Predicted 3D model of a 74-nucleotide RNA (transfer RNA) from Aquimarina sp. It matches the Rfam family "tRNA". It is annotated as a transfer RNA. Rfam links the family to the GO term triplet codon-amino acid adaptor activity. The coordinates come from a structure-prediction model, not an experiment, and the mean pLDDT is 81. NCBI's taxonomy places the organism under Bacteria, Pseudomonadati, Bacteroidota, Flavobacteriaceae, Aquimarina.
RNA sequence: GGCCCUAUAACUCAGCUGGUUAGAGUAUCUGACUCAUAAUCAGAAAGUCCCUGGUUCGAGCCCAGGUGGGGCCA
Numbered sequence: 001g002g003c004c005c006u007a008u009a010a011c012u013c014a015g016c017u018g019g020u021u022a023g024a025g026u027a028u029c030u031g032a033c034u035c036a037u038a039a040u041c042a043g044a045a046a047g048u049c050c051c052u053g054g055u056u057c058g059a060g061c062c063c064a065g066g067u068g069g070g071g072c073c074a
Base pairs, nucleotide, nucleotide: 001073002072003071004070005069006068007067010026011025012024013023019057028044029043030042031041032040050066051065052064053063054062
């Protein structure tokens, strides 16, 4: 220098072929249970979907550029 993969909650990850409210587990908080703690059960909070622009009636998803991470080639 060229090519490929990847970026979604504090962390690990889903999100099917573009559609109506963006989800799960762990962690956190509250409550129940217990003499108490843990475990367990119930509930809650937590996201400008990496950034900018474009396509579209509509974008986490498609397109272009950029940035971070990983890999291959030279």